[in-house]
Record summary
Predicted 3D model of a 496-nucleotide part of an RNA (small-subunit ribosomal RNA, 5' domain) from a metagenome. The coordinates come from a structure-prediction model, not an experiment, and the mean pLDDT is 86.
Context: one part of a larger RNA
RNA sequence: GGAUGAACGCUGGCGGCGUGCCUAAUACAUGCAAGUCGAACGGUCUGGUGAAAAUCAGAUAGUGGCGAACGGGUGAGUAACGCGUUGGUGACCUGCCCCGAAGUGAGGGAUAACAGUUCGAAAGGAUUGCUAAUACCGCAUAAUGUCUCCGAGGUUAGAGGCUUGGAGAAGAAAGGAGAAAUUCACUUUGGGAGGGACCUGCGUCCCAUCAGCUAGUUGGUAGGGUAGAGGCCUACCAAGGCGAUGACGGGUAGGGGACCUGAGAGGGUGGCCCCCCACAAUGGAACUGAAACACGGUCCAUACACCUACGGGUGGCAGCAGUAGGGAAUAUUGGUAAUCUGCGAAAGCGGGAGCCAGCAACGCCGCGUGUGCGAUGAAGGCCUUCGGGUCGUAAAGCACUUUUCGAUGGGAUGAGGAAGGACAGUACCAUCGGAAUAAGUCUCGGCUAACUACGUGCCAGCAGCCGCGGUAAAACGUAGGAGGCGAGCGUUAUCC
Repeated sequence: GGAUGAACGCUGGCGGCGUGCCUAAUACAUGCAAGUCGAACGGUCUGGUGAAAAUCAGAUAGUGGCGAACGGGUGAGUAACGCGUUGGUGACCUGCCCCGAAGUGAGGGAUAACAGUUCGAAAGGAUUGCUAAUACCGCAUAAUGUCUCCGAGGUUAGAGGCUUGGAGAAGAAAGGAGAAAUUCACUUUGGGAGGGACCUGCGUCCCAUCAGCUAGUUGGUAGGGUAGAGGCCUACCAAGGCGAUGACGGGUAGGGGACCUGAGAGGGUGGCCCCCCACAAUGGAACUGAAACACGGUCCAUACACCUACGGGUGGCAGCAGUAGGGAAUAUUGGUAAUCUGCGAAAGCGGGAGCCAGCAACGCCGCGUGUGCGAUGAAGGCCUUCGGGUCGUAAAGCACUUUUCGAUGGGAUGAGGAAGGACAGUACCAUCGGAAUAAGUCUCGGCUAACUACGUGCCAGCAGCCGCGGUAAAACGUAGGAGGCGAGCGUUAUCC
């Protein structure tokens, strides 16, 4: 000098764009953050028409489907195939979506809701009876798919893969809407896209005052397990495997794209944004599912907190706001149009994602606080050799302008076809008013731009370094003046 998610002191007019708990991965009151489908299903309720039967519309607790594994947060753990990059899978999976092939036949038994009885303070149950389905379970049919057996072929670094022939076995489905055409679903299967899983070469902080480490350890055979290779797990067999090219141990740490600095090489950092990983009070486990070992799911244990009729229950903000605490320090318990997303045939509903607004000079950028003329160089301050010098064209005064400000009126784009705008009566435009509403801060011994007077008298104090102060202090304090930067200026902390 540059930089910062900064803080502190003094000061503070406006706008645009960004950014804002770095500390206690501390504890959390309250509200909201994941729903949706009545065109899967049986009921129930409300309203309309009707004498009734019935019919139409709307709503919905429950069964069922899809979603809830995304989106959002945090960085505790992790020195690891975690991340980055290069390859591999001939060892793999894939709901929804796209393209193709084939099919959707005929049956059954339950159960919630509901009604009754009943236990409990509650949370929540128990039991009897009834009922539906795209819920559940048999049966039929089925290959190019799967499995078993018997062959053939070429490819490859490598055959458990690929192509192909024969025989056998087992295995599927669901309907809804519509007057219909049809359409949306369903089942099996081939391919694709996107997503994921595993393996691998190389790279990835400090300490040797950590030098030896290792028994599922290293390899083999067989089996289990998995979507799948594998000591991943088990039995048996062998005795291996790693290490100064730093094993093992300890400390620290999420990684990258990037960011800061620097001519570069390098050094430092990983906040915002994007990608990956890990975590969800702490520890463990599985269930469901295409996918989780699942932040707002389940179970167990622990700590903590809350309710209780003392028998027993309930909870998890590292989602958005907000509270307490900690701290030098970090915001509103705001709004919902678009975008995107879940569900739905759709209308639509939901979304603290997202978009906006609020707070903060926290940062960057831009603008303003007037412009021109104006010397009897006014008054006043300060200095003075008492002549004067300086603040100083500065002020006053005269003439003008209106960025900004105030008032009034108009008023968007963002919503591409009729309507529909949170932001927002905002941006912007026009008219009127009037210099009106707007300057500080640090320094002045040298480094380093800027000097005098008074006070003080090794005191009070200053200070980044050198150093100032003990009676003439340009270094302390005040005043005048000057210099720097300017809605900021200075200090502190950290990095280059």